[in-house]
RNA sequence: GGCCCCAUCGUUUAGUGGUUAGGACACAGCCCUUUCAAGGCUGCAGUACGGGUUCGAGUCCCGUUGGGGUCA
Numbered sequence: 001g002g003c004c005c006c007a008u009c010g011u012u013u014a015g016u017g018g019u020u021a022g023g024a025c026a027c028a029g030c031c032c033u034u035u036c037a038a039g040g041c042u043g044c045a046g047u048a049c050g051g052g053u054u055c056g057a058g059u060c061c062c063g064u065u066g067g068g069g070u071c072a
Stems, first nucleotide, its partner, number of pairs: 001071007010025004018055001027043005048064005
């Protein structure tokens, strides 16, 4: 340098173009308990960045950035 794959809450992981963007762990509050742990309920928090297509994009297309693989 060429080609391929990946990027979603703090972490991890779902998401047939029309979902209120979901789950687990973590964190915070409450309940339970003499206390802690465990358990229950509630909350917090996300689509890497910039464009395009579309009535509508996390999803499709292009570019950038970062990561991984492969060829030379």

The prediction has a mean pLDDT of 81.
Predicted 3D model of a 72-nucleotide RNA (transfer RNA) from an uncultured Planctomycetota bacterium.
Its Rfam family is "tRNA". Rfam describes the family as follows. Transfer RNA (tRNA) molecules are approximately 80 nucleotides in length. Rfam classes the family as a transfer RNA.